[in-house]
RNA sequence: GCCGUUCGCUGGGGGUGGCGGGGCGACGCGGCCCGACCGGCCGCAUCGCCCGCCUGAGAACAGACCCUUGGAACCUGAUCCGGUUCGUGCCGGCGUAGGGAAGCGACACCGCCCGCGC
Repeated sequence: GCCGUUCGCUGGGGGUGGCGGGGCGACGCGGCCCGACCGGCCGCAUCGCCCGCCUGAGAACAGACCCUUGGAACCUGAUCCGGUUCGUGCCGGCGUAGGGAAGCGACACCGCCCGCGC
């Protein structure tokens, strides 16, 4: 002096599942109470909201987290395959696959080059 790891600033990219649990509401079915209606109660199924639990950096505004081409952040493959679990991208494969968002600055460290001295 330069590059890189790394760091900083700005810009940009990305994901937000599962559940054995609890509460509330809506709706349908069945049963019970009532002479009957109204109404009330119980059970089951579905949907929505809230709380909680599981893994993780992050499970939806967190104004957070992650990633930013030396790119597994994330998407496609995928209603995939094997395993595990109550369950789930929970673990692994797929994956030397295909895509995927950049500029500037810093030099403490590493590396390289040049010069000088021993």
A computed fold for a 118-nucleotide RNA from a Phycisphaerales bacterium, annotated as TPP riboswitch aptamer (THI element).
Its mean pLDDT, the model's own confidence on a scale to 100, is 76.
Of the family's consensus pairs, 87% are formed in the model.
The organism belongs to Phycisphaerales, within Bacteria.